The RNA shown here (FMN riboswitch aptamer (RFN element)) has 124 nucleotides. The model forms 100% of the base pairs in the Rfam consensus. It was read from a public genome assembly, where an Rfam model found it.
[in-house]
RNA sequence: UAAGAUCUUUGGGGGCGGUGAAAAUCCGCACCGGCGGUAUAGUCCGCGAGCAAAUAUAAUUUUAUUUGUUGAUUAGGUGUAAUUCCUAAACCGACGGUUAAAGUCCGGAUGGGAAAAGAUUUGA
Numbered sequence: 001u002a003a004g005a006u007c008u009u010u011g012g013g014g015g016c017g018g019u020g021a022a023a024a025u026c027c028g029c030a031c032c033g034g035c036g037g038u039a040u041a042g043u044c045c046g047c048g049a050g051c052a053a054a055u056a057u058a059a060u061u062u063u064a065u066u067u068g069u070u071g072a073u074u075a076g077g078u079g080u081a082a083u084u085c086c087u088a089a090a091c092c093g094a095c096g097g098u099u100a101a102a103g104u105c106c107g108g109a110u111g112g113g114a115a116a117a118g119a120u121u122u123g124a
Base pairs, nucleotide, nucleotide: 001124003122004121005120006119007118008117009116010115015029016028017027018026030104031103032093033092034047035046036045037044042091043090050069051068052067053066054065055064056063073089074088075087076086077085095107096106097105
């Protein structure tokens, strides 16, 4: 110094006003952006989460695996290099709940997790 093993820690953000009997859900304005890669990315490529199905487990709703599904950007500028930076204008957002339709409220979740950092150790 690269690699393997074990353990520990970390690991998702955001709302006000108006109308109304009722909305943090409508309307108006505002705000938010997991992880790895790559010239610095919510919109590129890949992953995770979510949802559905099958199988196994278990025994009445858990757990695991596999498969499927899973949103959205352009123009100009700089540069060796940027759909990532700068300028401008756009767009997107699981499931269940709710006196009224939810990215921002409540819930599954004091959960899970891509992964990051550190410690110990193995052998080269």